[in-house]
This is a predicted structure of a 240-nucleotide part of an RNA (large-subunit ribosomal RNA, domain VI) from an uncultured archaeon. Rfam family: Archaeal large subunit ribosomal RNA.

Context: one part of a larger RNA
RNA sequence: UGAUGUCUGAAGGGAAGGGAUUUCUAGUACGAGAGGAACGGAAUCUCGGCGCCUCUGGUCUACCAGUUAUCUGAUAAGGUACGCUGGGCAGCUACGCGCUGAUGGAUAAGUGCUGAAAGCAUCUAAGCACGAAGCCAUCCUUGAAAAGAGACAUCAUAGGACGCCCAUAAAAUAUGGGUUUGAUAGAGCUGGUGUGUAAGUGCCAAGGCAACGAGGCAUUCAGCAUGCGGCUACUAACAG
Numbered sequence: 001u002g003a004u005g006u007c008u009g010a011a012g013g014g015a016a017g018g019g020a021u022u023u024c025u026a027g028u029a030c031g032a033g034a035g036g037a038a039c040g041g042a043a044u045c046u047c048g049g050c051g052c053c054u055c056u057g058g059u060c061u062a063c064c065a066g067u068u069a070u071c072u073g074a075u076a077a078g079g080u081a082c083g084c085u086g087g088g089c090a091g092c093u094a095c096g097c098g099c100u101g102a103u104g105g106a107u108a109a110g111u112g113c114u115g116a117a118a119g120c121a122u123c124u125a126a127g128c129a130c131g132a133a134g135c136c137a138u139c140c141u142u143g144a145a146a147a148g149a150g151a152c153a154u155c156a157u158a159g160g161a162c163g164c165c166c167a168u169a170a171a172a173u174a175u176g177g178g179u180u181u182g183a184u185a186g187a188g189c190u191g192g193u194g195u196g197u198a199a200g201u202g203c204c205a206a207g208g209c210a211a212c213g214a215g216g217c218a219u220u221c222a223g224c225a226u227g228c229g230g231c232u233a234c235u236a237a238c239a240g
Base pairs, nucleotide, nucleotide: 002155003154004153005152006151007150011142012141013140014139017047018046019045020044021043022042023041024040030035048100049099050098051097052096056094057093058092059091063087064086065085066084067083068081069080070079071078072077089227103137104136105135110130111129112128113127162240163179164178165177166176167175184236185235186234187232188231189230190229191228192226193225194224195223200219201218202217203216204215207212
């Protein structure tokens, strides 16, 4: 390089695959016997690569519970030491899960056909055919700054940017979503999830003259928490 969107694909990047075992082929070919293949097919394992978090495991200084020392006069509720211990969703992960191929073209060494120079012979001189985990495609991916700077569709004052609320994104940027014609974030409600039955009150309680009393039961699948789902414009996405 008018704007938005969709493409083409010059040229790049990748190693994206490597190996093993078992089995069928087959007790076959071969071999007197002893022994004993291969081409090709299938399954499994392993090393590597890519992706993911349903399961399993880890972590989980969000969170819940128990408990120690000390402080807030005591209870309750808390602070400090991630104090220690038992759990733990999301997220992140591996020890977990999924995928990880066949084919074609041109060739190398090599193997040949026909075939003269050189009446023979010769894969080569003319010509023709095969031939590798290698090369080029196929596969994944970057890619109009490819200066020969591309194409198509729509629009043409459209469109974009800043601002503001955010996250599937993130060092700053960028990217993606939303901006009242709104569920973008918070708050509230609700569902799920985690922990494991809160405080207060009542009753019981070893003991104790009494005061008191560790603890237990009930109220109570309670209380607390919530990075998840849904609902709701209450708050902020205003103004520019």
Overview: The full RNA is in RNAcentral, with records from SILVA.